[in-house]
Molecule: c-di-GMP-I-GGC riboswitch aptamer
Organism: Desulfobulbaceae bacterium
RNA sequence: ACAGAUAAAGCCAAUCCCGUCGUAAGGCGGGGACGGAAAGCCACGGAUUCGCCACGUACGAAUAGCCGGGUUGCCUUGC
Numbered sequence: 001a002c003a004g005a006u007a008a009a010g011c012c013a014a015u016c017c018c019g020u021c022g023u024a025a026g027g028c029g030g031g032g033a034c035g036g037a038a039a040g041c042c043a044c045g046g047a048u049u050c051g052c053c054a055c056g057u058a059c060g061a062a063u064a065g066c067c068g069g070g071u072u073g074c075c076u077u078g079c
Stems, first nucleotide, its partner, number of pairs: 002078001003076002011036002016031006034065001040071003044068003047063005
């Protein structure tokens, strides 16, 4: 470097419920686990969603747990 186990040390936490912020999509905190080997980070390309609107997928926003891409990184049977 490649690969990812019925391993180990740890890590994250969908849906749902409560609180809170936001017009909304959705974010954050708590409870709690469906899952995850980058489910760490970055909206660069596509996609989806929301808002606005002059109705053009234009503008603004959201999703990194939708797919690519970039970047950093724990462990180890194996190779």